Record summary
The RNA shown here (transfer RNA) has 77 nucleotides and comes from a Magnetococcales bacterium. Its Rfam family is "tRNA". It is annotated as a transfer RNA. It was read from a public genome assembly.

[in-house]
RNA sequence: CGGGGUGUGGCGCAGUCUGGUAGCGCAUCGGCUUUGGGAGCCGAGGGCCGGAGGUUCGAAUCCUCUCGCCCCGACCA
Numbered sequence: 001c002g003g004g005g006u007g008u009g010g011c012g013c014a015g016u017c018u019g020g021u022a023g024c025g026c027a028u029c030g031g032c033u034u035u036g037g038g039a040g041c042c043g044a045g046g047g048c049c050g051g052a053g054g055u056u057c058g059a060a061u062c063c064u065c066u067c068g069c070c071c072c073g074a075c076c077a
Stems, first nucleotide, its partner, number of pairs: 001073007010026004020057001028044006050066005
């Protein structure tokens, strides 16, 4: 430099194709059960989707630019 993949609560991921306002598991917090720990059950809080711009009534999703990370290849040494 070229090609491909990826970025979404604290962590791991889904949702993107086909736009309708973000969800699952674990974790956290509260309650109940237990002498306590652990465990189980019930409930709750927490993210505007890497960044910027655009299209649209409406964008995690479509378009453009850009940043980080991973893989492959080329080049130089």